């Protein structure tokens, strides 16, 4: 110096719920709050999962509108896994 990961120290992040806002939704932002997290820091790169406004097809309907179902991501989730980049402390 690098890797790994105990015991500590300094700290850090913030699940669910609730309140307000944005969004068709998934979900996101802020406040409050802590389930937990050694990367629960950043990146949608691979896989996976979630949603379906619009669109297409079908049903139904009155030839309409609305409705129901299916397909479908360029939308979302990094606190789903993997990968990439970066980072505090300190034994064996």
């Nucleotide at each position: 110096c690098a890797u790994c990961u105990a015991c500590a120290a300094a700290g850090g992040c913030a699940a669910a719920a609730c309140c307000g806002g944005c969004g068709a939704a998934a979900g996101c932002c802020g406040g409050c709050g802590a389930c937990g997290c050694a990367a629960a820091g950043u990146c949608a790169u691979g896989g996976g999962u979630c949603u379906a406004c619009c669109a297409u097809c079908a049903c139904a309907g009155a030839c309409a509108a609305a409705g129901u179902g299916a397909u479908a991501a360029u939308g979302a989730c990094c606190g789903c896994c993997a990968g990439a980049c970066u980072g505090c402390u300190a034994a064996a």
Notes:
A computed fold for a 92-nucleotide RNA from Candidatus Brevifilum fermentans, annotated as c-di-GMP-I riboswitch aptamer. The coordinates come from a structure-prediction model, not an experiment, and the mean pLDDT is 84. Lineage of the source: Bacteria > Bacillati > Chloroflexota > Anaerolineaceae > Candidatus Brevifilum. It was read from a public genome assembly, where an Rfam model found it.